[in-house]
Context: one part of a larger RNA
């Protein structure tokens, strides 16, 4: 000096991002026990008393009352909750990054679109087959949201889906025509060519599909700008205008979202860039890529409080084990 334990005067988190360790609580019995709350919880909330032995009494073993007695200490070692307010996330419960992330992610039970009538639909596979399913729409694939509780506005202009057929466009095939080649034959100077055969253009006829005409948002997805105005001063209920398919309703909001920002007032602290309340000029919240709440739950994230402490003021000291010295 380095590890593993122990104890420490006064103080008690001042240490640190951060109470990280560590110490504190602990068993049983018995009183008591808040807010909330989905009436089940919360809850072992909290917060107290008590516990050895020994006599007697009640009555059934145990326990309970009275009494008396030892010690610093009687769940006498040892095992054996620390708690509390207050906010975010996520209902919960289960799951994951075998070996740096256990979480708010995934999943969930719920909701809700769509798709499938069964030789389902959809997966796999060239196939043949298999699974879906030895099911049959109260079932099965898919895709979003996530318990519960209020609720879940507006735009179908684009995109995509699903209807629909009247008109445009529009393949392969058919095809009237029309033209080239070739040669029987006629002219014979040139030349013209029937018919078969092969080759070009080809009017017309032609389906989905597209265009069009509807619908559809828990389909992808959007959800505005300007300028003026009230009898103090400011603000604008209002008004004028420009674009838009249509201009963000309800909630909530410096938020896991606020850049400016340590926004600004209140709280709590002597002091508080965090925290909680609230306010809204929301840079860039907003309604199943949900929205606001919400009891219980959380090895989940933050701020505080109480107890407690070697985390510190600031070290000391002891035990074992290593280092290190001889061998």
């Nucleotide at each position: 000096c380095c590890c593993u334990u122990u104890c420490u005067a006064a103080g008690g988190a001042a240490c640190u991002c951060g109470g990280c360790a560590a110490a504190a609580u602990g068993g049983c019995u018995c009183u008591g026990u808040a807010a909330c709350u989905u009436c089940g919880g919360g809850a072992g909330a909290a917060a107290g008393a008590g516990u050895g032995c020994c006599u007697c009494u009640a009555u059934u073993u145990a326990u309970a009352g009275a009494g008396g007695u030892c010690g610093c200490a009687g769940u006498a070692a040892c095992c054996a909750g620390a708690u509390c307010c207050a906010u975010g996330c996520g209902a919960c419960a289960g799951u994951u990054u075998a070996u740096c992330a256990a979480a708010a992610a995934c999943u969930c039970a719920a909701g809700u679109c769509u798709c499938u009538g069964c030789u389902a639909a959809g997966u796999u596979g060239u196939a043949a087959a298999a699974c879906g399913a030895u099911g049959u729409a109260u079932a099965g694939g898919g895709g979003c949201u996530g318990a519960c509780g209020c609720c879940u506005g507006c735009c179908c202009a684009g995109u995509g889906c699903c209807g629909g057929a009247a008109g445009g466009u529009u393949a392969a095939a058919g095809a009237a025509a029309u033209u080239g080649g070739u040669u029987a034959g006629c002219u014979u100077u040139u030349g013209c060519g029937a018919a078969g055969c092969u080759g070009g253009u080809g009017a017309c006829u032609g389906a989905a599909g597209c265009c069009c005409c509807g619908g559809u948002g828990a389909a992808c997805g959007g959800c505005a700008g300007c300028a003026a105005u009230a009898a103090c001063u400011a603000u604008a209920a209002u008004u004028g205008u420009u674009c838009u398919a249509a201009g963000g309703u309800a909630g909530c909001g410096a938020a896991a979202u606020u850049c400016c920002u340590u926004g600004u007032c209140a709280g709590g602290u002597a002091a508080g860039u965090u925290c909680u309340g609230a306010c809204c000029c929301g840079c860039a919240c907003g309604a199943a890529a949900g929205g606001c709440g919400u009891a219980a739950c959380g090895a989940u994230a933050u701020g505080g409080a109480u107890a407690c402490u070697g985390u510190c003021u600031c070290a000391g000291a002891a035990a074992g084990g290593g280092a290190c010295u001889c061998g």